Model confidence (mean pLDDT): 83 of 100. Predicted 3D model of a 115-nucleotide RNA (SAM riboswitch aptamer (S box leader)) from Parapedobacter composti. Its Rfam family is "SAM riboswitch aptamer (S box leader)". Gene Ontology term of the family: regulation of gene expression. NCBI's taxonomy places the organism under Bacteria, Pseudomonadati, Bacteroidota, Sphingobacteriia, Parapedobacter.

[in-house]
């Protein structure tokens, strides 16, 4: 790359390299020579895995602790939206189209597990 759970409205930057794009795609809309992305150090933010405590206990497990370890994140809600459904407004008049909100889905990132 697959596949499966689980999570996605909270939190968290400085400095040095570098030198043109960048936010995964689709339209918007934002960042970006006052240096963005991105590397690298430095600090930090969560709390997925492990760890440790209590309960249960065949096994999953529930709740709390900590932040040495193995990952992740530190622009905007996963930046907003794409398919369906539904509430409420308009605008047409042959069931369409716009727009608020609201729900589900698909895609996406990241964990952890499996082959």
């Nucleotide at each position: 790359g697959a596949u499966u759970u689980a999570u996605a409205a909270a939190g968290a930057a400085g400095u040095g390299g570098c030198g043109a794009g960048a936010g995964a795609c689709u339209g918007g809309c934002u960042c970006a020579a006052u240096g963005a992305c991105c590397c690298a150090c430095u600090g930090g933010c969560a709390a997925c895995c492990a760890u440790c405590u209590a309960c249960a206990a065949g096994c999953c497990g529930u709740a709390g602790a900590a932040a040495a370890g193995g990952u992740g994140c530190c622009a905007a809600u996963u930046c907003c939206u794409g398919u369906c459904c539904c509430u409420g407004c308009c605008g047409a008049u042959g069931u369409c189209g716009g727009c608020c909100g609201g729900g589900a889905g698909c895609a996406u990132a990241u964990a952890a597990a499996u082959g």